[in-house]
RNA sequence: UAUCUGAAAAGGCAAACCUGAUGAAAAUCAUGGACGCAAAACCAUGGGUCUAAGGCUGAUUGUCUCAGCUAUGAUUGCCAGGCUGCCGUG
Numbered sequence: 001u002a003u004c005u006g007a008a009a010a011g012g013c014a015a016a017c018c019u020g021a022u023g024a025a026a027a028u029c030a031u032g033g034a035c036g037c038a039a040a041a042c043c044a045u046g047g048g049u050c051u052a053a054g055g056c057u058g059a060u061u062g063u064c065u066c067a068g069c070u071a072u073g074a075u076u077g078c079c080a081g082g083c084u085g086c087c088g089u090g
């Protein structure tokens, strides 16, 4: 120095839930709060999952309404992959 491991130390992040805001929704952001996390830092590349505004189809004489399909939306704290970082016991 690199890889595996993750003791110790210094720290880091922040689930559920609360309040407010954004959004059609899923969800996200901020506040408080800690379930947990050695990458629970970053990236939506592959897969999975969630949502269905818009679009398409059907029901309906038509409208309203309802149902189904569909990401360009979301999820990195779902999995994999990429990439970057702290410490150093072995």
Base pairs, nucleotide, nucleotide: 004090006087012037013036017032019030020029021028022027035077042082043081045080046079047078048075049074050073054070055069056068057067058066059065
This is a predicted structure of a 90-nucleotide RNA (c-di-GMP-I riboswitch aptamer) from an Anaerolineales bacterium. It was read from a public genome assembly, where an Rfam model found it. Its mean pLDDT, the model's own confidence on a scale to 100, is 86. The organism belongs to Anaerolineales, within Bacteria.